[in-house]
RNA sequence: UGCGGGGUAGAGCAACCCGGUAGCUCGUCAGGCUCAUAACCUGAAGGUUCGAUGUUCAAAUCAUCGCCCCGCAA
Numbered sequence: 001u002g003c004g005g006g007g008u009a010g011a012g013c014a015a016c017c018c019g020g021u022a023g024c025u026c027g028u029c030a031g032g033c034u035c036a037u038a039a040c041c042u043g044a045a046g047g048u049u050c051g052a053u054g055u056u057c058a059a060a061u062c063a064u065c066g067c068c069c070c071g072c073a074a
Stems, first nucleotide, its partner, number of pairs: 001073007010026004020057001028044005050066005
């Protein structure tokens, strides 16, 4: 320098292709159960979806530019 993949809740990942309620598991918190803890059950909190601009009635999703991470090539 070129090409490809990736960035979404505290952690790991879906949803993206084909625009329309942001979700799953673990974790955290509260309650239940228990003599008690773990396990188990119920509920809750937690997200400017990497940033900016554009398209659109509507953008995590499409377009352009930029930032960061990984891989390949040189």

This is a predicted structure of a 74-nucleotide RNA (transfer RNA) from an uncultured bacterium. It matches the Rfam family "tRNA". Rfam classes the family as a transfer RNA. The sequence was found in a public genome assembly. The prediction has a mean pLDDT of 84.